Molecule: small-subunit ribosomal RNA
Organism: metagenome
RNA sequence: AGAGUUUGAUCCUGGCUCAGAUUGAACGCUGGCGGCAUGCUUAACACAUGCAAGUCGAACGGCAGCAGCAUCUAGCUUGCUAGGUGGCUGGCGAGUGGCGGACGGGUGAGUAACGCGUAGGAAUCUAGCCUGCAGUGGGGGACAACCCGGGGAAACCCGGGCUAAUACCGCAUACGAUUUGAGGAUGAAAGCGGGUCUUUCGGGGCACGCGCUGUGGGAUGAGCCUGCGUCCGAUUAGCUAGUUGGUGGGGUAAAGGCCUACCAAGGCGACGAUCGGUAGCUGUUCUGAGAGGAUGAUCAGCCACACUGGGACUGAGACACGGCCCAGACUCCUACGGGAGGCAGCAGUGGGGAAUAUUGGACAAUGGGGGCAACCCUGAUCCAGCAAUGCCGCGUGUGUGAAGAAGGCCUGCGGGUUGUAAAGCACUUUCAGUGGGGAAGAGGGUGUGCGUGUAACGAGCGCACAUUGACGUUACCCACAGAAGAAGCACCGGCUAACUCCGUGCCAGCAGCCGCGGUAAUACGGAGGGUGCGAGCGUUAAUCGGAAUUACUGGGCGUAAAGCGCGCGUAGGCGGUUGAGUGAGUCAGAUGUGAAAGCCCCGGGCUCAACCUGGGAAUGGCAUUUGAUACUGCUUGACUAGAGUCUGACAGAGGGUGGCGGAAUUCCGGGUGUAGCGGUGAAAUGCGUAGAUAUCCGGAGGAACACCGGUGGCGAAGGCGGCCAUCUGGGUCAAGACUGACGCUGAGGUGCGAAAGCGUGGGGAGCGAACAGGAUUAGAUACCCUGGUAGUCCACGCUGUAAACGAGGAGAACUUGGUGUUGGGCGGGUAGCUGCUCAGUGCCGAAGCAAACGCGAUAAGUUCUCCGCCUGGGGAGUACGGCCGCAAGGUUGAAACUCAAAGGAAUUGACGGGGGCCCGCACAAGCGGUGGAGCAUGUGGUUUAAUUCGAUACAACGCGAAGAACCUUACCCGCCCUUGACAUCCUCAGAACUUGUCAGAGAUGACUUGGUACCUUCGGGGACUGAGAGACAGGUGCUGCAUGGCUGUCGUCAGCUCGUGUCGUGAGAUGUUGGGUUAAGUCCCGCAACGAGCGCAACCCUUGCCCUUAGUUGCCAGCGAUUCGGUCGGGAACUCUAGGGGGACUGCCGGUGACAAACCGGAGGAAGGUGGGGAUGACGUCAAGUCAUCAUGGCCCUUAUGGGCGGGGCUACACACGCGCUACAAUGGCCGGUACACGGGGGAGCUAAAGAGCAAUCUGGAGCGAAUCCUCAAAGCCGGUCGUAGUCCGGAUUGGAGUCUGCAACUCGACUCCAUGAAGUCGGAAUCGCUGUAAUCGUGGAUCAGCACUGCCACGGUGAAUACGUUCCCGGGCCUUGUACACACCGCCCGUCACACCAUGGGAGUUGGCUGCACCAGAAGUAGUUAGUCUAACCUUUCGGGGGGGACGAUUACCACGGUGUGGUUGAUGACUGGGGUGAAGUCGUAACAAGGUA
Repeated sequence: AGAGUUUGAUCCUGGCUCAGAUUGAACGCUGGCGGCAUGCUUAACACAUGCAAGUCGAACGGCAGCAGCAUCUAGCUUGCUAGGUGGCUGGCGAGUGGCGGACGGGUGAGUAACGCGUAGGAAUCUAGCCUGCAGUGGGGGACAACCCGGGGAAACCCGGGCUAAUACCGCAUACGAUUUGAGGAUGAAAGCGGGUCUUUCGGGGCACGCGCUGUGGGAUGAGCCUGCGUCCGAUUAGCUAGUUGGUGGGGUAAAGGCCUACCAAGGCGACGAUCGGUAGCUGUUCUGAGAGGAUGAUCAGCCACACUGGGACUGAGACACGGCCCAGACUCCUACGGGAGGCAGCAGUGGGGAAUAUUGGACAAUGGGGGCAACCCUGAUCCAGCAAUGCCGCGUGUGUGAAGAAGGCCUGCGGGUUGUAAAGCACUUUCAGUGGGGAAGAGGGUGUGCGUGUAACGAGCGCACAUUGACGUUACCCACAGAAGAAGCACCGGCUAACUCCGUGCCAGCAGCCGCGGUAAUACGGAGGGUGCGAGCGUUAAUCGGAAUUACUGGGCGUAAAGCGCGCGUAGGCGGUUGAGUGAGUCAGAUGUGAAAGCCCCGGGCUCAACCUGGGAAUGGCAUUUGAUACUGCUUGACUAGAGUCUGACAGAGGGUGGCGGAAUUCCGGGUGUAGCGGUGAAAUGCGUAGAUAUCCGGAGGAACACCGGUGGCGAAGGCGGCCAUCUGGGUCAAGACUGACGCUGAGGUGCGAAAGCGUGGGGAGCGAACAGGAUUAGAUACCCUGGUAGUCCACGCUGUAAACGAGGAGAACUUGGUGUUGGGCGGGUAGCUGCUCAGUGCCGAAGCAAACGCGAUAAGUUCUCCGCCUGGGGAGUACGGCCGCAAGGUUGAAACUCAAAGGAAUUGACGGGGGCCCGCACAAGCGGUGGAGCAUGUGGUUUAAUUCGAUACAACGCGAAGAACCUUACCCGCCCUUGACAUCCUCAGAACUUGUCAGAGAUGACUUGGUACCUUCGGGGACUGAGAGACAGGUGCUGCAUGGCUGUCGUCAGCUCGUGUCGUGAGAUGUUGGGUUAAGUCCCGCAACGAGCGCAACCCUUGCCCUUAGUUGCCAGCGAUUCGGUCGGGAACUCUAGGGGGACUGCCGGUGACAAACCGGAGGAAGGUGGGGAUGACGUCAAGUCAUCAUGGCCCUUAUGGGCGGGGCUACACACGCGCUACAAUGGCCGGUACACGGGGGAGCUAAAGAGCAAUCUGGAGCGAAUCCUCAAAGCCGGUCGUAGUCCGGAUUGGAGUCUGCAACUCGACUCCAUGAAGUCGGAAUCGCUGUAAUCGUGGAUCAGCACUGCCACGGUGAAUACGUUCCCGGGCCUUGUACACACCGCCCGUCACACCAUGGGAGUUGGCUGCACCAGAAGUAGUUAGUCUAACCUUUCGGGGGGGACGAUUACCACGGUGUGGUUGAUGACUGGGGUGAAGUCGUAACAAGGUA
C1' cells in the first nucleotide's frame, strides 16, 4: 500500500465483498507449566442458608452468663469438690447514653438534565481534625433497665412502682455570637480516668490526660448559581397561567416563583422550543497516517438507584441498600385475630441465556468504625480455589545419523516423495516429579530493662531482648532419576502462502465475494503431500480501518445519482476605494487550571517479558491578564470605478384592452349540370336521381392569420406572429449631470406558470379523446377509412404539473483567435466598401478542462460569493401522516424485503421489415425438367424375434454401400467354446500334415490310415500342432460434448492478419478508409503511415495453333506392287502418338480517363484481354460429420457385450417425402438399309471366325498381358408403314417356358422367349438445372462368382433459345448508420393471468403500553387551625389553680395508590382486501431495443 466482482473487450461512475487491528466474548477441535490480569454484556427476575456495622464499663444504673477474690454452709485430712452470699475485681448479656450505621461495598433501572465535562461565581453549612480566644458555676424534674400485674399463637404491647448519667430542663455568667428602633434584648456547658495530697470516707485540693460549652480562623466535605460543550427524529412547529417579571409576606444552612397574595403580560422557539425515541456522564478504551469514527467492562472521578410508588423523622450530613411510616405486588409464618421479609453487599440457589467462578482462608499487610488504650468489628481488603477468557514467558529435547530402511502416497514403472525424518549412536535435564534447604512482605503493638523527657510520674522519643504471616508444602536454591510425562488446529480455484490421487456425478455437498459439482472436480468427501499459526487454531458475533462510500482535512450535480419550471423578496451569508477611533474576532507572551491512573519518553524492580514502580513530557481546551493592530467586525468621516436617477435617440410576434381586414374550410339559399362522389395498399362504411360531387352568384358563422419569415426579434420563464388605435413593462446606445455602496445571493414566504383537466355562463366553422360503423387481422377493444361528443374559442374562478431541456442555478472578475448575423454609436473613402466600439444571437476552433462524448469569452476553462440538490439497483416518487385542491390529483416522503449488480461514454463485431455501392443462373429473359402415373432406389413411419448401425435445414435421404441369396453382417433365434478365431511369454508332449468311416443342421465329436521331416557346436534350437496354468487376448460395447486424423459448409467468396511507426488513458484505430478500376485487398492515385505474411493471380495438369525430335503396333502425299484390306515394298510429308520448344504481353493503333491504373473499339492472330476445363479451398465458423475406415484417453463386459456354426433378418408395407428411370407419343413408334466417335478394360481375363438355338445362351477355340487381338456406337441419313386412338403409344403386372452364375436363386439374382397389356393423353400449390451450357444419343469403367446399375465415375456424337436490365426474392462483399443484441435477431425483452413462498399497506374491530385534560378520592407524613381529652421541669399563685408550651384527637391544605369520563400516541392481532418481491421448462399476446415493423 491495495485486491476481487457489471463488459466480448475498454475507460468511468457505483455498490457489494476480502486481506488488518481489536473484544468482559461464545461455539467446534485440541490442550504441558508458570507469571500478571479478567470473569452475568441476558431477568433493576425471584431468592433457601451463612456472613457483610459495630464499638465504648475511662458516660450510667447495673450483674443475666464467665472467671477471680472475700465470706458462709455441707461433704471433709493440709487441701479439694458442691452450694449460698457480696458488684469487691477482671470483665460483661440486655438496657440508658455517646460516636458510627450518610463511609466502605453493589448496580446502571431511571435521567437528554446544570446529570456530566470544563471554566467561573456568591447568598451558605460543615461532625470528627488543626489553631486562636473565652469558659466549664449552681440547681431541678423524669424515663428505660429492674420489680409487680395484665393482653397476645406470635411479633410485641399496656398499666402501676423504684432509679443513675457525659440522657433531659431551668438559673447564673457572656470574651466572641445572634438580633435591634443602636437604648437594648436573646443565648452555653458534663463530666470521667489514673497519679498524688487530704478527708467527717460522702468528698475535696493540686497537676496531667480524655472530654464538654461559646466563638474566630483554617482544612476537609457538602449545598446552590452561571458561560460553553453534551445522541436521533420536523412524517414532532408552535410551547407556556406559577407560566415571565415586580412588590409584600413566608420558607431554607443558603440566592431564587422555592411557596403565597396582589400587579403587569410576559417568557421560550427554525441558532430547532415543545413532543417522541434512545442513553448514566467523564478520565479513558478500540481503531485510524491524521482528522475522525465507534465505545464507556475491569481501574478512577461524578451522578442516580436500593422490591414498586409516596413520605417524612433523627442527624453535622439522609429524605437513608443491610433505619422508620403508609400504599401496592410478591413470598413466608399463623391459633385466621394478626404478623414477618426485601442479596443491584460476599459466597451460593432457581430462572433466563450462546455465555461468566468458591455457600474458601485471614484480618498478617493496606484502609475504615468505636475505644485513653489493649483490643473488638470489617465478604472493604489481602490471599487461595475454578476457567487457555486475554496478555507475556518457558517447554515438549540436542548433536550425529543414507542402506536415502520399512510402511504410506504418486508414477511416464525408470523412479519420485514423506526424509535426517525414523531407527541406531552420543549427549543434555529447563519445566513437571521426589527429597532437602529457604528469603522478603514486620512497620508496629505488648512485656521487661536502660537512657532521654517531666517539678515528679506518665505520654512522647531512642536502644536491647522476647513475641506477631492468611498466603505457605511460598518465591528462590541444591540434590536425584530418566528423553523420560507434554502438539494441535485451520487452510491449499482466484483474491491468498500452499497439489496430486481416489470416490461422487447439478447427487451428496461447498461458498466471505466471484463462483464450484451434469464421469477425467488442484473448489464436494477421503488420502498422501504442502502452507500458515502454534498451547493453541478455526468459526460466529461486534467495532474501527481499507471506504476520498457523507469528502473539515478530502467528493460531486450537461449525458453516470444530483440545478427548484421561472421571477420578486424576508431572515441569514457575503460584500468597492480611502482616513480616524475601538480592539470583539485574530496573533503573541505570562499566570491559573486541565485529578490520579492510562498513552508517550528516560530510568528502576521481578532471571526476561507481560506486570509493577520513580521522574519527565504531553494534555489542540477553558479562564484571567499584558501587549500587537495588517486583515475581518463595530463606530464615525470622505470618495466614485459597483448600483441607481435624469436628459436625448433607437429596435422589437414583450403584455393588456377595443376595433378593422382578406384568403380558406363548412353550412344555408339560388342558378348551371348529370351519375356518380368520396376514400384506400386494395376496399367498404358514408354521400348522391328527394339531383350529390363539379361549377357560378349571394348570405351566415366560427377559428386561425399564407407569402414576408430568417440557428431573425422580444420576454424571467411559460411563451409571443394579419392590420390600426390606446394603456403599459423591460432593454440598448450616446453624451453629460446627480445620489454616494444604496450591492449580490436568497432558507421560509409570495407572484407568474404550456397542454390536459375541473366549476359557472356563453360560443361552436374546422379539427377531434370517448363512442359508432367499415376495413385489416388468427384476434385488432389499435395503426387505415367514414362519421362524431366532450374539448379546442371567450369571460370569470380553480388546478400548479411537463423531456417546464441548453437535461447546463444566480451574480462578479479574468483568460489566444477566426467567421456570419441583429440593434445602436464613432471614423476612413467619390463609390462599391471598410476600420473601431457597446449590447445581443450562431458556427468553427487555441490553451485549459473532461470517463469519453464534448465544452471552449453565451465555458463544462481559472477564481470568488450565495442558494438548491445527490450518495448502489429494485421496492417507490409507492405506503402512512401532514399541508394544498371541488375533484382529478399535487407536495413533503419512508420501511420491511430483495439483488450483485443497476448505470455513463466509447470500442470491435453481429443484426435491422436503416442507407449507399457492387457481385453471383440470385432475379429477369429463355430451354428442359421435378411435383401428377408406373417402376427403381434412399429415408421417415409402422411392423417384426430381428427388420444391425450411422447420416437427418441448406451442408441427411441412388448418402457410408465402387455390388446384403450364404459369406459380407455388426442384428434375431437356436446349438456350441472359454487363455479363447488372433499376439507375446512359460511347462510338457508331439514333426507338420494327411486318408477313410460314423453321428450331427453345422460348428464339432468319436474311431481310423499314412507320415517320423529341418538346423545343430549333439547340450539343444526354429517354425508348426496338442494339452496345462496364469499374465493376458478380444469387444462394429458407450462417450465425435474427452481426442488425433480425415471430411462437409459458408466459398474459389476476397478476404484474414502481422512488424515498426503514429493516434487514443484504454478496448482499439490507422495501414485495409477515400477517388477511380478489376473476376480479385487486381492495379493506379491520394493519404501517418511504411513495409510484410496467408489468400487472389501466376507457377502445375489438360485442351485449342505452330515448330522441332522420333516413326511402331499408328499414318499414306508422292512411287511401285496388290488378294484392293496401308495389305506389301517403301516413305517420314500429313494425321497421330509423346518428349521438347514457340505462341498472348493490353504488346500495337484510335478513343475515354487525372499525362495513372484501366476501360471501349480496331488491326494482326489458331487463340484477346483470366482463351476453355481441372487440380489448388486464407484467418476462421457450425462443441457440423465420423470412436462402425484407422488411431486413441476414460468408462464398461470377461463361461460373455468375446469366439464358432446353421437358419432367419437387413429385401417387411395402410402410408409420407427425396433422388431417378420409362412414358404419355407423329421433331414419334415399328421395319429394312446405311455412315461417323472418343476414352477405357482384359490372364481363374477379354474372347474372334465358324456352328446350334426365335433368344438369353451354348459349342468352339484363332488372337491378345494388347496404338497390333477382343472392337460392332446410337441418335443421324435413306426408304417404308402407322394417322391421333389409351393407339402399331406406354410398358407395369401376372401366367408359362427357359438360359447363366453359384455349395445353394423359396424367402431373395440377372437375363431370354411366348402370352398378358395396368396407370398414364404433359401434371395443383410449389420447385430444380443451365449462358458453349442446356437438351438429346449412345459407349466404357470401377465394385463384382452372379446381380438388383434406371446409380456413380468417365467418354465422345448431335446441338439450341435467351439475357432489356438490377426494381424485387435468395446468398455474399465493402463503406456508413442505429442498437437495451455479444449463446450475438432462432437475440433481447414487457404486462396480465395461474401456482408456491416472503415481507408489507388498508381493514369492521379486538387487546396491551405510555400519556394529556376534567373530575372523584385521599393512606402515611408535614404545615396551619383547634372550643374536645390529657399534660413532670419554666413563670405565677390566694396552693384550689392559672399562664405559657406540649401530646393525643378533630379539621383544613398539599399529596401517592386507586377510580370515572374523554382525547392523543404507539405496539400486537384481525375475516377480507390492495399492490410489491422471489421462484423450474406454465398460459395469452408481442409493448420496448433496428425506421422494432404506427419513430